[in-house]
RNA sequence: GGGCCCGUAGCUCAGCCAGGUUUUAGAGCACUGCUCUGAUACAGCAGGGGUCGCAGGUUCGAAUCCCGCCGGGCCCA
Numbered sequence: 001g002g003g004c005c006c007g008u009a010g011c012u013c014a015g016c017c018a019g020g021u022u023u024u025a026g027a028g029c030a031c032u033g034c035u036c037u038g039a040u041a042c043a044g045c046a047g048g049g050g051u052c053g054c055a056g057g058u059u060c061g062a063a064u065c066c067c068g069c070c071g072g073g074c075c076c077a
Base pairs, nucleotide, nucleotide: 001076002075003074004073005072006071007070010029011028012027013026020060031047032046033045034044035043053069054068056066057065
């Protein structure tokens, strides 16, 4: 230098291919509060937290399609 894959909540990921409908973005774990307990743990209930890596484009509408860039991994040279 070239090719492929990945980047979504604190962590692990789904959704992306085939744009809208419980997606004005979710799950599990974690975190906070309450209940329970002598006090923890467990369990139950409730809650907070993400401009979907960044910036453009297409579109009535983009996490999803297109272009560029950044970061990580693998392979080739």
Transfer RNA from a Minisyncoccota bacterium, 77 nucleotides, folded computationally. The sequence is in RNAcentral, with records from ENA. The source organism's lineage runs through Bacteria, Bacillati and Minisyncoccota. It matches the Rfam family "tRNA". By type it is a transfer RNA. Its family is annotated with triplet codon-amino acid adaptor activity in the Gene Ontology.